[in-house]
RNA sequence: GGCCAAAUGGCGCAAUUGGGAGCGCAUUCGACUGAAGAUCGAAAGGUCCCUGGUUCGAUCCCAGGUUUGGCCA
Numbered sequence: 001g002g003c004c005a006a007a008u009g010g011c012g013c014a015a016u017u018g019g020g021a022g023c024g025c026a027u028u029c030g031a032c033u034g035a036a037g038a039u040c041g042a043a044a045g046g047u048c049c050c051u052g053g054u055u056c057g058a059u060c061c062c063a064g065g066u067u068u069g070g071c072c073a
Stems, first nucleotide, its partner, number of pairs: 001072007010025004019056001027043005049065005
């Protein structure tokens, strides 16, 4: 330098061939306990990497960029 993949709550990840953003752990509150742990119930927490475009509507499609990883040279 070229090609490919990934980027989504604090962490690890999923999903949607364009329309309601989710799971586990963690956190907070409640129940239970003498207290705690475990267990059960609930809640909070997201500019879906950034910018622009297409569209009635974009996490998803298109273009460019950033970061990380892999392959080739």
Model confidence (mean pLDDT): 82 of 100. Predicted 3D model of a 73-nucleotide RNA (transfer RNA) from Chlorella variabilis. Its Rfam family is "tRNA". Rfam classes the family as a transfer RNA.